[in-house]
Molecule: transfer RNA
Organism: uncultured Coriobacteriaceae bacterium
RNA sequence: GCCAGCUUAGCUCAGUUGGUAGAGCGCCGCUCUCGUAAAGCGGAGGUCAUCAGUUCAAUCCUGAUAGCUGGCU
Numbered sequence: 001g002c003c004a005g006c007u008u009a010g011c012u013c014a015g016u017u018g019g020u021a022g023a024g025c026g027c028c029g030c031u032c033u034c035g036u037a038a039a040g041c042g043g044a045g046g047u048c049a050u051c052a053g054u055u056c057a058a059u060c061c062u063g064a065u066a067g068c069u070g071g072c073u
Stems, first nucleotide, its partner, number of pairs: 001072007010025004019056001027043005049065005
């Protein structure tokens, strides 16, 4: 330099032929206990990398940019 893939909650990851986004772990509260842990119940937490385009509507489609990973040279 060229090609491909990835970017979603604090972490690891789902998701959608385009229609207002979820799980596990973690965090907070409550129940239980003499107390803690475990267990059960509830809750908070997201500009879906950024910018633009298409569309009535974009996390999803298109383009560009940035970062990461891999391959080729």